RNAcentral holds the full RNA, with entries from ENA. The part of an RNA shown here (small-subunit ribosomal RNA, central domain) has 350 nucleotides and comes from an uncultured prokaryote. Model confidence (mean pLDDT): 81 of 100.
Context: one part of a larger RNA
């Protein structure tokens, strides 16, 4: 390297766009690089093969043949790939009208609920826990009522319900904006897929700057449990969490399953969403996208939440793997404001 893999065994980039590559729908014409046929030159000889032929054989020597699977130059083909010209429209889109939605971003707003001040009424406990005990409470707590203040979250609706590439999005209102799926005709005319590098998005954490800080809580302090208890359990509590704005770029980033369209039982149910039609309270029957369970074949070492959402069949193009450990370490480099993060080994050892 080639074969041979990637749901659990090592192995799919957290996801998107997208440069070069690389793959490509249909049809006519040319074309003659790729491809096929022949011819000519040339592939040194020895060796290796074949048929002979010499040493008593053999190893050895030698004569003749084939091979030398190439290359270059010419002559022909033109079905396939490719070039270059003309068309088409089933892929792709784009105009128009619809529909559903926690898809993003800004800005206002609404209750409830905790906490805190204030204030009344009221009086000895409150809290807490397997028990307790630290805690608060006669300076009047807890409990009730009013009434302020401030911040984070939005109960019920709600759903193997929506949307979104991913990460992830939940109170109502406006305001910009992406997207998706629809219904009839028109319009483009292969403009497509796929992505080495690159770039951009990316949960919590952490980090810089600033202004917020109700609760909730790492450290951290007490009080319990225990041989012990740097936990688990209780009372505090400051970072964090919330917000701009700029960093990190990592997660079991998961469906541990890359990505685009095609075929397989036009299999059988369930839900939601959109057009249509019966029938109109609301339900039914049909066709699409999405879901979501369970099987047929197939598939698999088995398991199998695999099976039209495939892990079945056949292709495309990217990634990644090749004994454990040492190690996702070290050193070099590239990023980083650090924390680190990306790329990555060898000794050694079993």
């Nucleotide at each position: 390297c080639u074969g041979g893999g990637c749901g659990u065994a090592a192995a799919g980039c957290g996801c998107g766009c997208g440069u070069a590559g690389g793959c490509g729908g249909u049809u006519u014409g040319c074309u003659a690089a790729g491809c096929c046929a022949g011819a000519u030159g040339u592939g040194a000889a020895a060796g290796c093969c074949c048929c002979g032929g010499g040493c008593u054989u053999a190893a050895c020597c030698u004569g003749g043949g084939a091979a030398c699977u190439g290359c270059a130059u010419u002559u022909g083909g033109a079905a396939c790939u490719g070039g270059c010209a003309g068309g088409c429209u089933a892929g792709a889109g784009u105009a128009c009208g619809g529909u559903a939605g926690a898809g993003g971003g800004u800005g206002g707003u609404a209750g409830a609920a905790u906490u805190u001040c204030c204030u009344g009424u009221g009086u000895a406990g409150c809290g807490g826990u397997g028990a307790a005990a630290u805690g608060c409470g006669u300076a009047g707590a807890u409990a009730u009522a009013g009434g302020a203040a401030g911040g984070a979250a939005u109960a019920c609706c709600a759903g193997u319900g929506g949307c979104g590439a991913a990460g992830g999005c939940g109170g109502c209102c406006a305001c910009c904006u992406g997207g998706a799926c629809u219904g009839a005709u028109a319009c483009u005319g292969a403009c497509g897929c796929u992505g080495a590098g690159g770039u951009g998005c990316g949960a919590a954490a952490g980090c810089g700057u600033g202004g917020g800080g109700a609760g909730c809580a790492a450290a951290c302090a007490g009080g319990a449990u225990u041989a012990g208890a740097u936990a688990c359990c209780c009372u505090g509590g400051g970072a964090u969490u919330g917000c701009a704005c700029g960093c990190c770029g990592u997660a079991a980033a998961c469906g541990a399953u890359g990505u685009c369209a095609a075929c397989u039982a036009u299999c059988c149910g369930u839900a939601g969403u959109u057009a249509u039609c019966c029938u109109u309270u609301a339900g039914g029957g049909c066709u699409u996208u999405u879901u979501u369970g369970c099987u047929c074949a197939g598939c698999u070492a088995a398991c199998g939440c695999c099976g039209u959402u495939a892990a079945g069949u056949g292709a495309u193009c990217c990634g990644c793997c090749u004994g454990g450990g040492a190690a996702g370490u070290a050193c070099g480099a590239c990023c980083g404001c650090a924390a680190g993060g990306u790329u990555a080994a060898a000794a050694c050892u079993c």